Notes:
This is a predicted structure of a 73-nucleotide RNA (transfer RNA) from a Pseudomonadota bacterium. Lineage of the source: Bacteria > Pseudomonadati > Pseudomonadota. Its mean pLDDT, the model's own confidence on a scale to 100, is 81. It matches the Rfam family "tRNA". Rfam classes the family as a transfer RNA. Its family is annotated with triplet codon-amino acid adaptor activity in the Gene Ontology. About the family: Transfer RNA (tRNA) molecules are approximately 80 nucleotides in length.
RNA sequence: GCGCUAGUAGCUCAGUUGGUAGAGCAGCUGACUCUUAAUCAGCGGGUCGGGGGUUCGAGACCCUCCUGGCGCA
Numbered sequence: 001g002c003g004c005u006a007g008u009a010g011c012u013c014a015g016u017u018g019g020u021a022g023a024g025c026a027g028c029u030g031a032c033u034c035u036u037a038a039u040c041a042g043c044g045g046g047u048c049g050g051g052g053g054u055u056c057g058a059g060a061c062c063c064u065c066c067u068g069g070c071g072c073a
Base pairs, nucleotide, nucleotide: 001072002071003070004069005068006067007066010025011024012023013022019056027043028042029041030040031039049065050064051063052062053061
């Protein structure tokens, strides 16, 4: 330099053919308990890597850039 792949919540990851962004764990609050843990109920947390485009509508499509991984040279 070229090709492939990944980037979504604090972490690990879903998200189908474009149509309200989700789960588990973690965190917070409450219940239970002598206390802690466990368990149960609830709550908060996202410019979906950056920018632009297509579209009535983009996490998903197109262009470009950035970062990690793998391969070729």